The part of an RNA shown here (small-subunit ribosomal RNA, central domain) has 350 nucleotides and comes from an uncultured prokaryote.
Context: one part of a larger RNA
RNA sequence: CUGGGCGUAAAGCGUACGUAGGCGGCGGAUUAAGUCGAAUGUUAAAGCCCGAGGCUCAACCUCGUGGAUGCAUUCGAUACUGGUUUGCUAGAGGGUGAUAGAGGAAAGCGGAAUUCCGAGUGUAGCGGUGAAAUGCGUAGAUAUUCGGAGGAACACCAGUAGCGUAGGCGGCUUUCUGGGUCACACCUGACGCUGAGGUACGAAAGCGUGGGGAGCAAACGGGAUUAGAUACCCCGGUAGUCCACGCCGUAAACGAUGGAUGCUAGGCGUAGCGGGUAUCGACCCCUGCUGUGCCGUAGUUAACGCGUUAAGCAUCCCGCCUGGGGAGUACGUUCGCAAGAAUGAAACUC
Numbered sequence: 001c002u003g004g005g006c007g008u009a010a011a012g013c014g015u016a017c018g019u020a021g022g023c024g025g026c027g028g029a030u031u032a033a034g035u036c037g038a039a040u041g042u043u044a045a046a047g048c049c050c051g052a053g054g055c056u057c058a059a060c061c062u063c064g065u066g067g068a069u070g071c072a073u074u075c076g077a078u079a080c081u082g083g084u085u086u087g088c089u090a091g092a093g094g095g096u097g098a099u100a101g102a103g104g105a106a107a108g109c110g111g112a113a114u115u116c117c118g119a120g121u122g123u124a125g126c127g128g129u130g131a132a133a134u135g136c137g138u139a140g141a142u143a144u145u146c147g148g149a150g151g152a153a154c155a156c157c158a159g160u161a162g163c164g165u166a167g168g169c170g171g172c173u174u175u176c177u178g179g180g181u182c183a184c185a186c187c188u189g190a191c192g193c194u195g196a197g198g199u200a201c202g203a204a205a206g207c208g209u210g211g212g213g214a215g216c217a218a219a220c221g222g223g224a225u226u227a228g229a230u231a232c233c234c235c236g237g238u239a240g241u242c243c244a245c246g247c248c249g250u251a252a253a254c255g256a257u258g259g260a261u262g263c264u265a266g267g268c269g270u271a272g273c274g275g276g277u278a279u280c281g282a283c284c285c286c287u288g289c290u291g292u293g294c295c296g297u298a299g300u301u302a303a304c305g306c307g308u309u310a311a312g313c314a315u316c317c318c319g320c321c322u323g324g325g326g327a328g329u330a331c332g333u334u335c336g337c338a339a340g341a342a343u344g345a346a347a348c349u350c
Stems, first nucleotide, its partner, number of pairs: 004321003007304002012318001014201004021194003025088007033081002035077008048066001050064005091191001092188003095184005103177007110154001115149007125136002162169002206247006215241002220236004258317006266295011299306002323350003332343004
């Protein structure tokens, strides 16, 4: 090399785009590089196989014969792979017509609620807890009514509903904008799949500069609890949470399940679009495609479970694993303002 694996045992990169590379639909022609056959040459000696001989045998040694994966050249074969060329339409893309959606960006608007401020009514409590206390309140609180300010989030609708590659996305309106699905089968004619490096996006927290700051709330202060209580509970409360721009690049970034294609029983829901039947029409019923769920056959699995949305049966490409600890550490390097991220050992030990 060959070999075994990756839902939960070690193992799928957070996600996408894409370079090199690997792999690649149906038919014709051609070539003969891969592939296959033959011949020739080479493949030192020793070793190896066979035969014979020599040391009393053997090991060992000597002689003879044979063979040798391989390499080169020449001739030939042409199914498959490759090259060239010419066609095709089932893959892929485009066109036309429909269509659903919290997909993205910006601007504007709205109501409920919390808090604060002003004013009115009103009086001794309020708040909080297991019980309390800290706290607030006669300088008039809590409650209640009216007015105002400001920030953040959008109840109901709401749904194993929808959209997005992932992260994620939820009040309403407008503008700009990405992707999907269905129908027709009009066009191109393999234009495809994957993807080492690379590039982009990437929750929360965190960082830089400048704003903003209602509520909540790390840190911090106080009150309780307790043997103690650097906690759980309570009263406060600053970063932060919000906005703009720029960094960071991580996560139980999870379906703990990489992507693509084909094949392999069904049943019951649900979302979008279409066809048929029926109807005044919409439903109902039958049916096709796409998505999203539950159950389940064959099969599979160590079991749990998975089961046309596979973890079944196969092919292609990438990533990753190889006992536990040491350790995602040290060192080096790259990136970062920093925090740190990425890459990533060994000694030793069980």
Rfam family: Bacterial small subunit ribosomal RNA.